c-di-GMP-I riboswitch aptamer from a Caldilineales bacterium, 87 nucleotides, folded computationally. The coordinates come from a structure-prediction model, not an experiment, and the mean pLDDT is 85. It was read from a public genome assembly, where an Rfam model found it. Rfam family: c-di-GMP-I riboswitch aptamer. Gene Ontology term of the family: cyclic-di-GMP binding. About the family: GEMM was predicted in a large-scale screen for bacterial structured RNA regulatory elements. Genes associated with GEMM are involved in a diverse array of functions, including chemotaxis regulation, signal transduction, secretion and chitin. Taxonomically the source falls in Caldilineales (Bacteria, Bacillati, Chloroflexota, Caldilineae).

[in-house]
């Protein structure tokens, strides 16, 4: 120090619902709330999905693709930082 991670210890976070407030929205922030989390802490960097806007393609017309501007790190994957243990 790398790795791991229990029905342990301490100490964190907190869905989904509800209520107020911001956004066209996706959703965010405070408060209750707890499904659940070992980074469910940070960072949109690579993928996904979502929202919004086009005098773009494309269509009978819807679905779709594209462009551009967010959203979500509690989809996944990276990258950085950290709490206890070695049962």
């Nucleotide at each position: 120090a790398c790795a791991c991670g229990a029905u342990a210890a301490a100490g964190g976070c907190a869905a989904a619902c509800c209520u107020u407030c911001u956004g066209u929205g996706a959703a965010g922030a405070a408060g209750g709330g707890a499904c659940g989390c070992a980074a469910a802490g940070c960072c949109a960097c690579g993928g996904g999905u979502c929202u919004u806007g086009c005098g773009c393609c494309g269509u009978c017309a819807g679905g779709g693709g594209g462009c551009a501007a967010g959203a979500u790190c509690g989809c996944c994957g990276g990258g950085u930082u950290g709490c206890c243990g070695u049962a």